[in-house]
RNA sequence: GCAACUGUAGUCUAAUGGAUAGAACGUAGGACUCCGACUCCUAAAAUAUGGGUUCGAUUCCCGUCAGUUGCA
Numbered sequence: 001g002c003a004a005c006u007g008u009a010g011u012c013u014a015a016u017g018g019a020u021a022g023a024a025c026g027u028a029g030g031a032c033u034c035c036g037a038c039u040c041c042u043a044a045a046a047u048a049u050g051g052g053u054u055c056g057a058u059u060c061c062c063g064u065c066a067g068u069u070g071c072a
Base pairs, nucleotide, nucleotide: 001071002070003069004068005067006066007065010025011024013022018055027043028042029041030040031039048064049063050062051061052060
């Protein structure tokens, strides 16, 4: 330099173009306890970025950025 693939909460991950983007771990608060742990309840937290297509985009198309892999 070229090509392919990937990018969603703090982490890991789901979502056939259609409802308020779902769950697990973690975090915070509460209950329980003499105090902790465990357990239970509640809450906050995410679609890399800029455009396009569409009535409607996490999803499809193009560019950019980042990462991984291969080739040179």

Transfer RNA from Roseburia hominis, 72 nucleotides, folded computationally. Its Rfam family is "tRNA". Its family is annotated with triplet codon-amino acid adaptor activity in the Gene Ontology. RNAcentral records the identical sequence in 3 taxa. The sequence is in RNAcentral, with records from ENA. The source organism's lineage runs through Bacteria, Bacillota, Clostridia, Lachnospiraceae and Roseburia. Its mean pLDDT, the model's own confidence on a scale to 100, is 82.